[in-house]
RNA sequence: AGGUGCCAAGGGCAAACCGUCUGUGAGGGCGGGACGCAAAGCCACGGGCCUCUCUUCGGGGAGGGAGCCGGGUCGCCACC
Numbered sequence: 001a002g003g004u005g006c007c008a009a010g011g012g013c014a015a016a017c018c019g020u021c022u023g024u025g026a027g028g029g030c031g032g033g034a035c036g037c038a039a040a041g042c043c044a045c046g047g048g049c050c051u052c053u054c055u056u057c058g059g060g061g062a063g064g065g066a067g068c069c070g071g072g073u074c075g076c077c078a079c080c
Stems, first nucleotide, its partner, number of pairs: 002080004012037002017032006035067001041073003045070003049064006
C1' cells in the first nucleotide's frame, strides 16, 4: 500500500417505543431504551422514497432523510 471482516481485544453508534422541546409537515434536538450496524463516521453528487407548496396536470420550486441503493471522503482493530 492492497484485500478481507472468519478469530480476538478495547471500544463506538443506536431502530421501534416512551418522556420532553421544536417544525405547517416530512422530520429534528435532548434524555431514556436496544432492533440492529465494520463505516449505522462525514458529504444530498446520481437514482429512489417522504413532506410542504405552485401548476397549463407535463411538471416546477422549497425542504426531509446518510439505518433504501450507488458514489465521494476520512478512519479504529485484527487477519491475509
c-di-GMP-I riboswitch aptamer from Patulibacter minatonensis DSM 18081, 80 nucleotides, folded computationally. Of the family's consensus pairs, 100% are formed in the model. It was read from a public genome assembly, where an Rfam model found it.